The part of an RNA shown here (large-subunit ribosomal RNA, domain I) has 530 nucleotides and comes from a Ktedonobacteraceae bacterium.
The organism belongs to Ktedonobacteraceae, within Bacteria.
Rfam family: Bacterial large subunit ribosomal RNA. Gene Ontology terms of the family: structural constituent of ribosome and ribosome.

[in-house]
Context: one part of a larger RNA
RNA sequence: GGUACACGGGGGAUGCCUUGGCUCUCAGAGGCGAUGAAGGACGUGAUAAGCUGCGAUAAGCUGCGGGGAUCAGCAAAUAUGAAUUGAUGCGCGGAUUUCCGAAUGGGGAAACCUAACUAACUGAAGGUUAGUUGCAUAAAUGCGCAAACCUGCUGAACUGAAACAUCUAAGUAAGCAGAGGAAGAGAAAACAAUAGUGAUUUCCUGAGUAGUGGCGAGCGAAAGGGAAACAGCCCAAACCCAAUAUGUUACGGCAUACUGGGGGUUGUAGGACUACAAUGUGGUAUAUUAAAACGAAGCGGAACGGGGUGGGAAACCCGGCCAUAGAGCAUGAUAGCUGUGUACGCGUAAGUAAUAAUAACCUAGUAAGUUCCUGAGUACCGCGAGGUCGGAGACGCCUUGUGGGAAUCUGCCGGCACCAUCCGGUAAGGCUAAAUACUACUGAGAGACCGAUAGUGAACCAGUACCGUGAGGGAAAGGUGAAAAGAACCCCGAACAGGGGAGUGAAAUAGAACCUGAAACCGUGUACUU
Numbered sequence: 001g002g003u004a005c006a007c008g009g010g011g012g013a014u015g016c017c018u019u020g021g022c023u024c025u026c027a028g029a030g031g032c033g034a035u036g037a038a039g040g041a042c043g044u045g046a047u048a049a050g051c052u053g054c055g056a057u058a059a060g061c062u063g064c065g066g067g068g069a070u071c072a073g074c075a076a077a078u079a080u081g082a083a084u085u086g087a088u089g090c091g092c093g094g095a096u097u098u099c100c101g102a103a104u105g106g107g108g109a110a111a112c113c114u115a116a117c118u119a120a121c122u123g124a125a126g127g128u129u130a131g132u133u134g135c136a137u138a139a140a141u142g143c144g145c146a147a148a149c150c151u152g153c154u155g156a157a158c159u160g161a162a163a164c165a166u167c168u169a170a171g172u173a174a175g176c177a178g179a180g181g182a183a184g185a186g187a188a189a190a191c192a193a194u195a196g197u198g199a200u201u202u203c204c205u206g207a208g209u210a211g212u213g214g215c216g217a218g219c220g221a222a223a224g225g226g227a228a229a230c231a232g233c234c235c236a237a238a239c240c241c242a243a244u245a246u247g248u249u250a251c252g253g254c255a256u257a258c259u260g261g262g263g264g265u266u267g268u269a270g271g272a273c274u275a276c277a278a279u280g281u282g283g284u285a286u287a288u289u290a291a292a293a294c295g296a297a298g299c300g301g302a303a304c305g306g307g308g309u310g311g312g313a314a315a316c317c318c319g320g321c322c323a324u325a326g327a328g329c330a331u332g333a334u335a336g337c338u339g340u341g342u343a344c345g346c347g348u349a350a351g352u353a354a355u356a357a358u359a360a361c362c363u364a365g366u367a368a369g370u371u372c373c374u375g376a377g378u379a380c381c382g383c384g385a386g387g388u389c390g391g392a393g394a395c396g397c398c399u400u401g402u403g404g405g406a407a408u409c410u411g412c413c414g415g416c417a418c419c420a421u422c423c424g425g426u427a428a429g430g431c432u433a434a435a436u437a438c439u440a441c442u443g444a445g446a447g448a449c450c451g452a453u454a455g456u457g458a459a460c461c462a463g464u465a466c467c468g469u470g471a472g473g474g475a476a477a478g479g480u481g482a483a484a485a486g487a488a489c490c491c492c493g494a495a496c497a498g499g500g501g502a503g504u505g506a507a508a509u510a511g512a513a514c515c516u517g518a519a520a521c522c523g524u525g526u527a528c529u530u
Stems, first nucleotide, its partner, number of pairs: 001529009015515001016479002020450002022447007029439002031145002039100003042055003046078001050074002061094005070082003105114003115133007134143003149180001150178004160167001164214001190197002201228005211219002232431003235375001239262004244257005267409001269374004274367003282362003286359005293352002298346003304319004320337002322326001328340003380404008390416001411426005466473002486514001489501004
């Protein structure tokens, strides 16, 4: 040197654990901001570096509520204090709230520099204190921030087509603007087909169908049927009245324009006008008031003892009890009856608010068919685009850049070229809850989700340390013990290193480099062997 065994060092796998995550459910909330936000800088403690809280009233001031013995955060210790005349802690309000930041007096390399005006103090001052001074705008108001959802504008490429150009990816990503708790859409110039439906939205189906497509890759409806939820309305105009202005006047008016009020709102056409009739019926999405109920901290809340083992009993043995409570968690091992809770019951502030009342508003008929009204650079057409399942096609419909350009109810539009018949509707104004989408945030809960190389990047002072000029990138790192009882004292040592005794503890090979403690790797001892 090798092999085997034993005992160690080293290392941090594995097991067990969970403060943290992940994915959801049900509710709530769906915004904050010039009354200065989000986010920060700097301060603030008896001692104070960091975190947390707070703001020169600075780990706090104050009112109310609740609560009942300790308290001065993480965070031990010392000092000094507070508290049953009710502290600390908890809930809801109020006050204070430096400087930066939309930042807003001006400037600026954020947290800094520097003005003007007014008022007070003042003899004065380059003094102090308080306030005002941004842009848009007539005013009201807006500006900035915020996770997704929503609407609009703008709008790729990689990719696929096994290359690639139409096509696809995709109206996606990204950018910009804007809004709300939802948004958008919405009360038929709709579908349908000889029968009918009756605003919109969402889901299931229809259906990977009809279609479209270098008929390639691919893309891909609608009606109808079944559900969820249901809600319908208001203007413009005709006509009437009034104000103002202008023109004109025979000064009585008349006409025009504009504004306001009444009126009126539709397809079986309706309305005005004219005539007649009615004074009622029903409704509300607006405002105010009241208000059941819900709603913060919080309160009550049943029932167990003994024995031996053990460091420790909740396990075991013996004998009981409660249960509208045997969910859970904690407690020195596994607890219905130890603690906290749980079932159940109670409690109210702010606030929300079913519902009710009042106000306000809305709401009706008959006849006649003479006259008037019913949304214009619109409908429609040509050319060029886009949308739709439809890629220019036989190509309708919708939107519109450009040119032309109607009709007026005996009107006009549509029913997939076009024409006729028939049928459906009434464009060129507007509003509209619910069913639907989402979750940064709050509360309650769940998991054949993870358990520290997992689960968030982050269980730990993490978007930190560190890297980068910058945009940006981005870690590692959990576990003594039931309790610090965290090792007084002695010894070795240069020692505040490390170790040996002693002591604590159930255990110290649980000693802070601390649960368990695998392997690689490194040793010591013994045996055999070269």
Source information
RNAcentral holds the full RNA, with entries from ENA.